The RNA shown here (transfer RNA) has 75 nucleotides and comes from bacterium UBP18_UBA7526. It matches the Rfam family "tRNA". Rfam classes the family as a transfer RNA. Taxonomically the source falls in Bacteria candidate phyla (Bacteria). Model confidence (mean pLDDT): 80 of 100.
[in-house]
RNA sequence: GCCGAUGUAGCUCAGUGGUAGAGCAACUGCAUGGUAAGCAGUAGGUCGCCAGUUCAAUCCUGGCCAUCGGCUCCA
Numbered sequence: 001g002c003c004g005a006u007g008u009a010g011c012u013c014a015g016u017g018g019u020a021g022a023g024c025a026a027c028u029g030c031a032u033g034g035u036a037a038g039c040a041g042u043a044g045g046u047c048g049c050c051a052g053u054u055c056a057a058u059c060c061u062g063g064c065c066a067u068c069g070g071c072u073c074c075a
Stems, first nucleotide, its partner, number of pairs: 001071007010024004018055001026042005048064005
């Protein structure tokens, strides 16, 4: 340099052109003599960035960035 995959909550990951979710973690409460487990609830997101298409984009298209894998060139 070329090709491909991935990028969504603190972590691990779903998801779909029409209000963004789960588990774990965090916080609060219940419960207990007390702790853990358990139960209930709360909070947490510019859906990597920029642009395009569209009435509407997290989703489609293009470019860029990052990570991972493969190939190639130079040394």